[in-house]
Context: one part of a larger RNA
RNA sequence: CGCUAGCGGCGUGCCUAACACAUGCAAGUCGUACGAGAAAUCCCGGGCAACUGGGAGAGUAAAGUGGCGCACGGGUGAGUAACGCGUGGGUAACCUGCCCUGGAGUCGGGAACAACACCUCGAAAGGGGUGCUAAUACCUGAUAUCAUUUUCGGGACCCCGGUCCUGGAAAUAAAAGAUGGCCUCUGCUUGCAAGCUAUCGCUCCUGGAUGGGCCCGCGUACCAUUAGCUAGUUGGUGAGGUAACGGCUCACCAAGGCAAUGAUGGUUAGCUGGUCUGAGAGGAUGGCCAGCCACACUGGAACUGAGACACGGUCCAGACUCCUACGGGAGGCAGCAGUGAGGAAUCUUGCGCAAUGGGGGCAACCCUGACGCAGCAACGCCGCGUGAGUGAUGAAGGCCUUCGGGUCGUAAAGCUCUGUCAGAUGGGAAGAAAGCUCCGGCGGUGAAUAACCGUUGGGAUUGACGGUACCGUCAGAGGAAGCACCGGCUAACUCCGUGCCAGCAGCCGCGGUAUGCGGAGGGUGCAAGCGUUGUUC
Repeated sequence: CGCUAGCGGCGUGCCUAACACAUGCAAGUCGUACGAGAAAUCCCGGGCAACUGGGAGAGUAAAGUGGCGCACGGGUGAGUAACGCGUGGGUAACCUGCCCUGGAGUCGGGAACAACACCUCGAAAGGGGUGCUAAUACCUGAUAUCAUUUUCGGGACCCCGGUCCUGGAAAUAAAAGAUGGCCUCUGCUUGCAAGCUAUCGCUCCUGGAUGGGCCCGCGUACCAUUAGCUAGUUGGUGAGGUAACGGCUCACCAAGGCAAUGAUGGUUAGCUGGUCUGAGAGGAUGGCCAGCCACACUGGAACUGAGACACGGUCCAGACUCCUACGGGAGGCAGCAGUGAGGAAUCUUGCGCAAUGGGGGCAACCCUGACGCAGCAACGCCGCGUGAGUGAUGAAGGCCUUCGGGUCGUAAAGCUCUGUCAGAUGGGAAGAAAGCUCCGGCGGUGAAUAACCGUUGGGAUUGACGGUACCGUCAGAGGAAGCACCGGCUAACUCCGUGCCAGCAGCCGCGGUAUGCGGAGGGUGCAAGCGUUGUUC
């Protein structure tokens, strides 16, 4: 692609233009860090009314400062023939937020900037000025077990470069509070505060775990119709830089370095676990899933940060698209759907956070196109059905015939049954355990029968899928078989038509009276598929 098509389960689904993208969603969260703080609407009061005062809405929404996350998860395969990947090592040359373990601490002071108010520029995007303010934001002082640096000793180990342990001296560097509860001690003494206490934080450090950086041995496509390549090039000294070694960068010095064991150049290509094939050796391949790498409109750059040189961040340049009041602005689906285009060709602008996992939060909870599900497609694999038994005058009919008959064929009809699937109807899950909360028990901290933490028993609550799976009942063989082939290879044969024509064909070949073309009857092989084409072994 052609013909055909009943159902279910599990998978898979742009191989082409890393082409361009309308629209929606895909990364937020914390009020137990902080200051501020609406409106609609409703109720009450005043008023003839317009309106006005108070309360609720609500310390809610939206916004702002601050913290953590946004470097994960998801996509793609463009680039890359490379320490990129695979495998085995090294780091005495390194880093590591959150998490765990252990040690020490958390004292005092100060100045701002948003939000906000007012003024103001601009079409917009977006700004500018003045003034006020809080903090776990910022700055500064104190303290320093430990840490870092310098220095003076001692010891152990060693790959002789150093590493580790230990004693002394000097220098440097910290911090932040929030919430709940209580009255043992102090003050006023109802109760609250200083205070005490619990939880969560904060600072410095040790060790761990996890994750990474860097280096090395070996392996990793084709072309010699690519034979020479190289000036930061190869090495040294010194310096800078980095978490860290290093021409990584720079100054100076030397003239080296690579190459037929294939340098350099060119072409192609993400790599692997694996997958397909094969008796194996091997060959081909890298879609889904998993690990690593690279990329995010194209090229370049840094900032922040534990981590990026950052897909849904910033800046610059470029191409393209859009808005514009022409001055200037906005954007990046190789996230999930979806659109156009290209193409032989590849899906829904679906539902849900119920589960698993992730981010934030003390938590409740919020977010999550990850994910769980559903939809579409015979695209693949697997399973099931399209009935079972009986039934010979071997019916009718078709085909063949030597005209006797043979065959389709127990096949049909008829009779007796069954009830899968589809249909209708009733019942109806597992996936859910937690968390929170309520009622109890025990243990820890604690002055405490408070609060908090841990543990345990019971109750209540939570399902997108889905009224789905599954089960029962009803009816009744009723709704469910095609496709290719039949000369040899290769299972399966006759008749008619055609007459080297029309045509067939994977190879041999067939057709000038055909088991090879076209039709029919019969048969063979597969079967909700069967053939064809392409590709791999």
Molecule: small-subunit ribosomal RNA, 5' domain
Organism: metagenome